[in-house]
């Protein structure tokens, strides 16, 4: 610091009796007195008042106006004043008349006034006097910027005064004049805001003459003459602003402010205006005029805090109605003094700077307490207690300052002045010292994610809140909030607001402009700005000395004074500026005088779609006329509008018109850009080559201005052949106001004439100079060669690619730079608002040129990079499609899932990658669910106490759990205390939890994917994110391998090694085997054997090894031999770097959180089995390739002692029953089925299919109601190859038979396995899906299931228009005219002078010019409001 709001009270300028006059009370002595009083001195050289003087124009305060000579600076005044002070040298004679105080008289409420009377001066006045002033004159130096100035002179003229005080000596005063000194007027360069959406302003304006005015110059005023002045270097207008020493800030430069202190200016209620004066147009003066506030007896008065204090208002905010004049200053006096809200000091305020203190030493049990933990501890923390000391400071006592020495009083001296006694103190009994007492009264604010120094607990759980950016917080928050602990300031700490810096983020120092913002579409050319060589002048810029000014304080030093310090003091130093002054000439500037290398002029040559006007001329289109000729034409992805029997299309002739100019034509040519193409012809611009000449710096750039200016588009007039916006019509489509099709007007053309903009682009303004090449192409020119075509070498000027150096954020550019340098213009300053609003200009209109802000966002963009993704590209793979075969989707049923339903239907798994999944098997058990009953140290684990060995059996209630009672049993070590197991009861510590959190974890799993990837060291690249390697040529199943290569190597993966299978050898030979022998009950049954099969060890084999062909002589490929096997033989196992918060806390483990007579633990039942219905996987079928009946061979691989179980025997069967075998190459399960053979069925809901139901039974089991599986009998249901639509499968594969096994007491259409029969296809990669490489775009990065646009709805902000209204500020013309000045006039009035009917002067009064408020009429310009 805001209301230059608006004030109550009280203070703030008085002062001199030594200028004047008149002059009191109170109280006191005295005296007198009727006792009521009264008189005189003193009080009194007095107070109040008054005349005069001097001051009141200093001091204090505000900053509303003022963009201006108002500030600063630096000069001028020969254009000027200047009180008090000072010096110098004079002078102060002699008169007059008057007036207020005061008295009387009267008006008013009040403020105030009238009239009479008297009176004094240092008031006031007349005469005289006087010069070196003043005013005219004479003559003479001297300077001069020629206007004047100045110095003397000569003669005339006008003008002055005041006196007080005294010790009589002076002193103080007054009057002229001359000088200083102060202090002010008045003028001049230069310097410091914004705004061009203010571009023209001015009539007293600009200038002169003449006159008036001032202290003074001037249009400062007046009259007249003349038409000027000022502006782009911003006139004039608007906004906004006191200005400076200097404050805050920076490295500086500069930016920003202009409190306190200082200078300077303006203003004092708002406007105007004179008076007094030396000075004002006056803060505390007058007049006048509003506006407001007060008094009023309504007639009238009265005020003016932006002086100190204080009040109200008003605001986020800012102080006491304090003491003193003791210091410093000022006024006024001869002094004493008196005044003084300035000042000096107190008060209030942590509001700023400074110094101090709030204790120091010792104390470990590292006390308690809180807090944190892994529970072992750690940490607060020597911190506290606790012991010893101090005493700033606080309480008390005492003492107690500096700031003060002067006027003045005595002495002295001519005096300046000296000497010498003494007075004076607001602050304040304050600082200050000294003494005793006392740790006693005395620490806090912010902050701990990062930037930023400080970290953990605990509550909350996207709430509550935190944030100055980024951004915390959705249950393990170091960012919320509290705790403890820490970290930084500290009688302060934070926040908030403001100014610099940091920000090279307005770049003068010191920046940009190809793509980030930004090069005007282009060029002519004005002003401006820059500009060649040589020589010379001048010195303005430049640089030097020097000498003034740059006030003081304030910033620096350096020394001193308050205990330090802030803070003061003295000296320095600086003030970087300006002005004068002397000098140098290198540059710039001026000036003169040459040069020719810039730049122009003449010649000669040749090149081109340069421009313009006129002519010509084919092709082709459409049209029109005949012929010829007949059913289509025409259009598309496919149609269809459409044209054609009224003869199209087609083909031939001829005609008519309009417009455009194929091949040549070409990163080829020409123009300043725009842009320019058939051919001939005129008319005309520039650029290039070459040679010699002329001119002599004429150059360059270019703010305004001027001209060109594509397409569109508009006006007029003509022209229209093709084409075609608009329109119409047909098609596409969900729609299609599109994209394709028929058609079709403006337009396109020409003439004139606007328009003036584009992605007008090289996104690159112009001009000049410089600085590696390499290779095209146009236009000219030289040389040498060659017959030539032409090639070779080189000059020049254009046009194009590559590339050095250099730049560049990076892409990129790179003698045609975006490199290196000069000069000039033009533009840029975060993103949308905004190629916009208003305003102005310009157009006929469309519209352009020129341009803001309010609001809003933390971003908006640029090059590059990984990646991801495209209905980009390339190239490659997979049962990805394509070829094929058999399913699913209908039917019934099992199973699972969702929904429902339920006391419960426990939980989890949900696209691929959840849904015959966890569960390799739910009747109790399982089991988590419900429902009821019970238990709490517990069903379990450790420790403690106590008591009993442990255990086994029985009865009795209960639905068990459980409870009660009973009988048997006394073990095992021992140091003879006990001890270990094991139980029983207590107690507490804990136990336990299929209760959350799989988004707090760990292990494990699934997927992409057996896909060929996925990395990393070292080096090079790049400013860096990366990149290279890993990309290229080939080849692979393979980043497989080979070749090249700034890489050169490694590493997980890939193969390969393991393991079943397929072939051979060796070994071995029982339970296998049987070829030869012999035996036999004929059965490898026994003897014998180990040759075959088998069996399990240990080897072999395969490796593109060989051979041809293609390939690059490589990799390798295709073919072939040979082999059981051939190019990974066929199958497993074996899953990179990750992805998906992917699933899993219900396997396990485990943080955290919750539960603890429950969410823990026992028991009984019931449930997980429900059932309108959806949906996924399978089974059984719909039949004749089949079904039934008979017969009937050939397997693998398995599994069996609480187990597999044979033969006998029953029984239709499940099955019983039974001995036997088997710890298994020996027994057993176990018949393998289909397949073959024969006979029956004859296309039907069947001899198809089997659901469902009844009723009979078997088996396992404590027990098959809910809720098992199996047999028999009987029943015989839908179902006659499945819609859209989707699934496996490329070989012993699919399909299709059967056999075994885990779990398992029972319970298999599931699921892991075995082995029999055993096919069809693949042309091939266009398309689907997925998936690898390289490449491309991209505004995605949560990464296309991305991102994102726009209208509509609603409500909220902000702006702009808007019929208009309302103020504000103003210009212009017209009225009006207070107070005042000046003028005029002054018949009224009047004391001094002169003279006497007056007269001189003077006033009043009255007209007049100018003018404030004010008032109408009409513009402008800005703000509010407004459907």
């Nucleotide at each position: 610091c805001u209301u230059a709001u608006a004030c109550a009270u009280g203070c703030a300028a008085g002062u001199c009796g030594a200028a004047c006059g008149a002059g009191a009370a109170a109280g006191u002595a005295c005296c007198c007195u009727u006792c009521g009083g009264g008189g005189u001195g003193c009080g009194a050289u007095u107070a109040a008042a008054g005349u005069g003087g001097c001051g009141c124009a200093c001091g204090g305060g505000u900053g509303a106006g003022u963009a201006a000579c108002a500030c600063g600076u630096a000069g001028g005044u020969a254009a000027c004043c200047u009180g008090c002070c000072u010096u110098u040298a004079g002078g102060c004679c002699c008169g007059g008349g008057a007036u207020a105080a005061c008295u009387g008289u009267c008006c008013g409420a009040a403020a105030g006034g009238a009239c009479a009377g008297c009176u004094a001066a240092u008031a006031c006045u007349g005469g005289a006097u006087a010069a070196u002033g003043c005013c005219a004159u004479u003559u003479u130096g001297u300077c001069u910027a020629c206007g004047g100035a100045u110095a003397a002179u000569u003669u005339g003229g006008a003008a002055a005064a005041a006196g007080g005080a005294u010790u009589u000596a002076u002193u103080c005063g007054c009057c002229a004049a001359a000088a200083g000194a102060u202090g002010g007027g008045c003028c001049u360069g230069c310097g410091g805001u914004c705004u061009a959406u203010c571009a023209g302003c001015u009539u007293g304006u600009u200038g002169g003459u003449g006159g008036g005015g001032u202290a003074a110059c001037g249009g400062c005023c007046u009259a007249c003459c003349a038409a000027g002045g000022c502006u782009a270097a911003g006139a004039c207008g608007g906004a906004u602003a006191g200005c400076u020493g200097g404050u805050c800030u920076u490295a500086g430069u500069g930016g920003a402010c202009g409190a306190u202190c200082a200078g300077c200016c303006a203003c004092a209620c708002u406007g105007g205006a004179a008076c007094u004066g030396a000075g004002a147009c006056a803060c505390g003066g007058u007049c006048c005029a509003g506006a407001c506030u007060c008094c009023u007896a309504c007639g009238g008065g009265a005020g003016g805090c932006a002086g100190c204090a204080g009040u109200a208002g008003g605001g986020a905010a800012u102080a006491u109605u304090g003491c003193g004049c003791a210091a410093u200053g000022g006024g006024c006096g001869a002094a004493a003094g008196c005044c003084u809200g300035a000042c000096g000091c107190a008060g209030c305020a942590a509001c700023g700077c400074c110094g101090c203190g709030u204790g120091u030493g010792u104390g470990a049990u590292g006390a308690a307490g809180c807090c944190c933990u892994u529970c072992g501890g750690g940490a607060u923390g020597u911190a506290a207690a606790g012991c010893a000391c101090u005493g700033u400071g606080g309480c008390a006592g005492g003492g107690g300052a500096a700031g003060a020495a002067a006027u003045g009083c005595c002495g002295g001296g001519c005096a300046a002045c000296c000497g010498g006694a003494g007075c004076u103190g607001a602050c304040g009994g304050u600082a200050c010292c000294c003494u005793g007492c006392u740790a006693g009264a005395a620490a806090g604010c912010a902050c701990c994610g990062g930037c930023u120094a400080a970290c953990u607990c605990u509550g909350u759980g996207c709430c509550a809140g935190c944030a100055g950016c980024c951004g915390c917080g959705g249950u393990a928050a170091g960012a919320c909030a509290g705790a403890g602990g820490g970290u930084g300031c500290a009688a302060g700490c934070g926040u908030u607001g403001u100014u610099c810096g940091g920000a090279a983020u307005u770049a003068c120092u010191g920046g940009g402009c190809a793509u980030a913002a930004a090069g005007a579409g282009u060029a002519c050319g004005u002003a401006g700005g820059c500009g060649g060589c040589c020589a010379a002048a001048c010195a303005g810029g430049u640089c030097u000395u020097g000498u003034g000014u740059g006030a003081a304080a304030u910033c620096c030093c350096a020394c001193g004074g308050c205990u330090c310090a802030a803070c003061c003091g003295u000296g320095g130093a600086a003030c970087u500026g300006c002005a004068c002054u002397a000098g140098a000439a290198a540059c710039c500037a001026u000036u003169u005088g040459g040069c020719u290398a810039g730049a122009a002029u003449a010649c000669c040559g040749g090149a081109g779609a340069g421009g313009g006007a006129a002519g010509c001329g084919g092709a082709a289109u459409u049209c029109c006329u005949g012929g010829u000729g007949u059913a289509g034409g025409a259009g598309u992805g496919a149609a269809a509008u459409c044209c054609g029997u009224a003869g199209a299309u087609a083909u031939c002739a001829g005609g008519a018109g309009g417009a455009a100019c194929a091949c040549c034509g070409g990163u080829g040519g020409c123009g300043a850009a725009g842009g320019c193409g058939g051919c001939u012809u005129c008319c005309u611009g520039g650029a290039c080559g070459g040679a010699u000449a002329u001119u002599g710096u004429c150059g360059c750039u270019g703010a305004g201005g001027u001209a060109c200016g594509a397409a569109a588009g508009c006006g007029u007039g003509g022209g229209u052949a093709g084409c075609a916006a608009a329109c119409a019509g047909g098609a596409u489509u969900a729609g299609a106001u599109a994209c394709c099709c028929u058609g079709g007007u403006a337009g396109u053309c020409c003439a004139c004439g606007c328009c003036g903009u584009a992605a007008a682009c090289g996104a690159u303004g112009g001009g000049c100079a410089c600085u590696a090449g390499a290779u095209g192409u146009c236009g000219g020119g030289a040389g040498a060669g060659a017959u030539g075509a032409c090639c070779c070498u080189u000059c020049c000027g254009g046009u194009g690619u590559c590339g050095u150096a250099g730049u560049u954020a990076a892409c990129g550019c790179g003698c045609u730079a975006a490199g290196u340098g000069c000069c000039c213009c033009g533009c840029c300053u975060g993103g949308g608002g905004a190629u916009u609003a208003c305003g102005g200009c310009c157009g006929c209109a469309a519209g352009g040129c020129u341009a803001a802000a309010a609001c809003u966002c933390a971003a908006a963009g640029g090059a590059a990079u990984u990646g991801a993704c495209g209905g980009g590209g390339g190239c490659c793979c997979g049962c990805a499609c394509a070829a094929g075969c058999g399913g699913u989707g209908g039917a019934g049923u099992a199973u699972g899932u969702g929904g429902u339903u339920u006391a419960a239907u426990u939980c989890g798994a949900u696209g691929c990658a959840a849904c015959g999944c966890g569960a390799a098997g739910a009747a109790c058990c399982u089991u988590a669910c419900c429902u009821g009953g019970c238990c709490u140290u517990g069903a379990c684990a450790u420790c403690c106490u106590g008591g009993g060995a442990a255990u086994u059996c029985c009865c009795u209630a209960g639905a068990g759990a459980u409870a009660g009672g009973g009988a048997a049993g006394u073990g095992c070590c021992u140091u003879c205390g006990g001890g270990a197991a094991c139980u029983c009861a207590g107690u507490g510590a804990c136990a336990g939890g299929u209760g959350c959190u799989g988004c707090a974890u760990g292990g494990c799993u699934g997927u992409c994917g057996u896909c060929a990837g996925c990395u990393c060291g070292u080096g090079u690249c790049g400013u860096g994110a990366g990149a290279u390697g890993u990309u290229g040529g080939g080849u692979u199943a393979a980043g497989u391998c080979c070749c090249g290569c700034a890489a050169c190597g490694a590493g997980c993966g890939c193969a390969a090694c393991c393991c079943c299978u397929g072939c051979u050898u060796c070994u071995a030979a029982u339970u296998g085997c049987c070829a030869u022998c012999a035996g036999u009950u004929c059965g490898g049954c026994u003897g014998a054997g180990c040759a075959c099969u088998u069996u399990a060890g240990a080897a072999g084999g395969a490796c593109u090894g060989c051979c041809g062909g293609c390939g690059u002589u490589a990799a390798g490929u295709c073919g072939g031999a040979g082999g059981a096997a051939g190019g990974u033989g066929g199958g497993g196992a074996u899953g990179a770097c990750g992805u998906c918060a992917a699933g899993u806390c219900c396997u396990c483990a485990u943080g955290g959180c919750c539960c603890u007579u429950a969410u823990g633990g026992c028991c009984a039942g019931g449930g997980c089995u429900a059932c309108a219905c959806a949906c996924g996987u399978a089974c059984u079928a719909c039949a004749a390739u089949g079904g039934g009946c008979a017969u009937g061979a050939c397997a693998a691989a398995g599994g069996g002692u609480u187990g597999c179980u044979a033969a006998a025997u029953c029984g239709u069967g499940a099955g019983a029953g039974a001995u036997u075998g088997c710890u298994a190459a020996u027994c057993c399960c176990a018949a393998a089925a289909a397949a073959g053979u024969g006979c029956c069925c004859c296309c039907a809901g069947u001899u198809c299919a089997g659901a469902u139901u009844g009723c009979a039974g078997u088996c396992u089991g404590c027990a098959a109601c809910u809720c098992g599986a199996c047999u028999g009998c009987a029943u015989g249901a839908a179902g006659g190859u499945g819609g859209a639509a989707u699934c496996g499968c490329u070989a012993g594969u699919a399909a299709u038979c059967g056999c075994g096994g885990a779990u398992c007491g029972g319970c298999a259409u599931g699921c892991c396995g075995c082995g029999g029969u055993g096919a069809a296809u693949a042309c091939g990669u266009u398309c689907c899906c997925g998936g690898g490489c390289c490449u491309u775009g991209u505004a995605c990065a949560c990464a296309c299931c991305g991102c994102c646009c726009g209208u509509c709805a609603c409500a909220c902000c902000a702006c702009g228009a808007g019929a208009g209204u309302u103020g504000u500020u103003u210009g212009c013309a017209c009225u009006a005219g207070a107070a005042g000045u000046c003028g005029g006039u002054g018949a009224g009035c009047u004391a001094a002078c002169c003279u006497u009917u007056g007269g001189a002067a003077g006033c009043a009064g009255c007209c007049g010019c100018c003018c404030a408020c004010g008032g109408u009429g009409u513009g402008a310009a800005u703000a509010g409001c407004g459907a």

Description:
The RNA shown here (small-subunit ribosomal RNA) has 1427 nucleotides and comes from an uncultured organism. It matches the Rfam family "Bacterial small subunit ribosomal RNA". The sequence is in RNAcentral, with records from ENA and Greengenes. Its mean pLDDT, the model's own confidence on a scale to 100, is 84.